[in-house]
Context: one part of a larger RNA
Formats: sequence, structure tokens, C1' cells
RNA sequence: GAGUAACGAUAAAGGGAGUGAAAAACUCCCUCGCCGGAAGACCAAGGGUUCCUGUCCAACGUUAAUCGGGGCAGGGUAAGUCGACUCCUAAGGCGAGGCCGAAAGGCGUAGUCGAUGGGAAACAGGUUAAUAUUCCUGUACUUCUUAUAAUUGCGAUGGGGGGACGGAGAAGGCUAGGUGAGCCUGGCGACGGUUGUCCAGGUCCAAGUACGUAGGCGGAAAGUUUAGGUAAAUCCGGACUUUCAUUAACGCUGAGAUACGAUGUCGAGCUACUACGGUAGUGAAGUCAUUGAUGCCAUACUUCCAGGAAAAGCCUCUAAGCUUCAGAUUAUAAGAAAUCGUACCCCAAACCGACACAGGUGGUCGGGUAGAGAAUACCAAGGCGCUU
Repeated sequence: GAGUAACGAUAAAGGGAGUGAAAAACUCCCUCGCCGGAAGACCAAGGGUUCCUGUCCAACGUUAAUCGGGGCAGGGUAAGUCGACUCCUAAGGCGAGGCCGAAAGGCGUAGUCGAUGGGAAACAGGUUAAUAUUCCUGUACUUCUUAUAAUUGCGAUGGGGGGACGGAGAAGGCUAGGUGAGCCUGGCGACGGUUGUCCAGGUCCAAGUACGUAGGCGGAAAGUUUAGGUAAAUCCGGACUUUCAUUAACGCUGAGAUACGAUGUCGAGCUACUACGGUAGUGAAGUCAUUGAUGCCAUACUUCCAGGAAAAGCCUCUAAGCUUCAGAUUAUAAGAAAUCGUACCCCAAACCGACACAGGUGGUCGGGUAGAGAAUACCAAGGCGCUU
């Protein structure tokens, strides 16, 4: 220079009360404004205690601060079913032997790792200051072990099936959700009207079990035989015959609806108490119509060429072997289901950007009115007014 520029989106504040040494900024109440495919809610990644409570205000906070994602102390993350681990493999990595190389080492078989994929099983309500598909209540489900009973050809690292998959398009059946009516509860106006075709609020419910529908797919069953499936096979494939049948039957699959779940839960309101934060009790209606998804049926259907993972779990077949045993199937009973993560932020003041930085960051939900619409405008729930 200079007490100058600046104080980081022009979404916006005003009033009252409280606390306090002190209040434009903290807390509570009223009004106003902003977002509302987000500036709301929930996850993954990443962060790591930032979460909650008490207390403090030196420093941090672009100002003050009684406040805080700041200091100090205490508390908080509960799982057979969510995720990981475990089982399986992809690209890719490593790689016994092996090949190559002077060596270091390179490549690579058998293998062994490696998710962003495949693979058993849980929902509704309640509860905390802070966790909940984890605790509690109620109602379920899965796998394995052992025992008992009945029946019985069981058996794999091998064979076969299955798992098992692209893009685009169109039509249909549903549901979530929405809207209206009916029903229930409350209200009747501080200024003229308002007992009415009035106003406000509410009108909820899962997994599972049973049933097997709209629909989708396949001809079906039996027998004989067999150069294939590295050996075997009753399995798969090939061949033949017979029976039934051709919009069928049968089998497989399959949303939704319905019934139970639920004589339960929730529920507007009301009552009592209150440390004014709430706590306890009680509890009405809980139907119908319409609309309707980008969700489900659907890995379906149609169509196109660029022809769209693998392996295990699972089912089946036998080999060795076992065939009093063991093993398998069904039922019942008892038991087991370990370990790790779980707080909180997550389009952000907590992640990546040296900052409480107008930048960047994958996925899910995404209501109303107008609208073709996830555009846009105004609103709900919810959250904020961007720390001078």
C1' cells in the first nucleotide's frame, strides 16, 4: 500500500421467547422464502468415529459464537436367512514337472488363485439418545449332523442333462403406486355467509403355506436295437416298432388373484400423567370403482445378423468298490449353523480436488396439478435460507 480488496453462488429474511458475561448467526415458537428426477430418502466405492450424550471456547470455523464435522470425557455398531468368508469359474495372475535361455529369467501343462458373474434360506410390527431384515413379539424358511422307524442298489475327481446367456421391436395379462366415491372420527368459524353437493384427517398389512389361473414351451408313452459320448451304463445321442393324439391330452414352466397368515398388527382421534422432551392406556372405519407403470409374467414372443462366457451347486447314469456293514429315500425327534462387516457421511462441510473449495463421483426409490415426458412451472413428504 491499507483498515483498502475480499469474507466463495443474489434461495431471504422478519418477529417473539429462552440461555448466557455477551446473541444478526445457538435453542424453541410464529410468519416469510428456496429445492422437490432434489438442495429428499437408501446403498456401493472411499473415508474412519466424523455417530449419540455431557461439558468447554485458547486454537480450528474467512466475522461473533453460549454453536459445531473443533477440544475433553463417557457411550454406541448384536445376524443360520443382509454382505463377505466358504463352493464355482471369466479376463488375467502364479505355476510342480516341461521347453527355452550364459545367467537373471521368459513361456507354459497339470494345477492353484482371481468377481465386476453363477450358487441354500425372513418377513411384518415394535423398540434406543445413538443399532436393527441383526434386539424383542408374532409368523416362517434353508442346509447339515446324530438317533429312531419304514422302505431300499448304493456308489465319482468319470459320461450325460441342466445351469446357459446377443441386439432390436411389438402386443397382451397383472401388480406397486395414484385418483375418486363410500365409510369412520373431529369441526361449524373473532369479518358478511358457511348443517352443506361443507371443511380437515384417516381408510394399512409382509414373508410363508395351499391352490395352479392369464400366458409360454414341448407331440407324449412304451418296447427292441446300437460303429457314438476315451472304460462302463438301465443315462444321453442314433435307428426301428407299437399305442394314444393333432386348436387336444399329458408334462414342464408361470405373474397375479383367492384362502390362511390376521379373533393379530397398525390406525385418525380420545383419556390420564408429565422432568413439557414425551410417557402410559384406549382405539372408529379399514370397502368399491377407476387409472396405471420404466416393475413382474419375460432368460417369454416376433425379428435381425455381427450369431451373442465358463465352471460349480442341482438332476441322472454307471466304474472301482461295498452289498449282515456302509450307502440311499421318506418320516419324526434332538442338535448345529462358526468367523468378519454392520455406527456415521455417501452428488457431499465427512470421498477425489492443499481449504468447511460454485469442480468431479457408479447404482436404487422417485408422490400431486398442468404436460407426450424423468422437459418445464408450482407444490407434498422431507430438507434447507448456502458462517459475516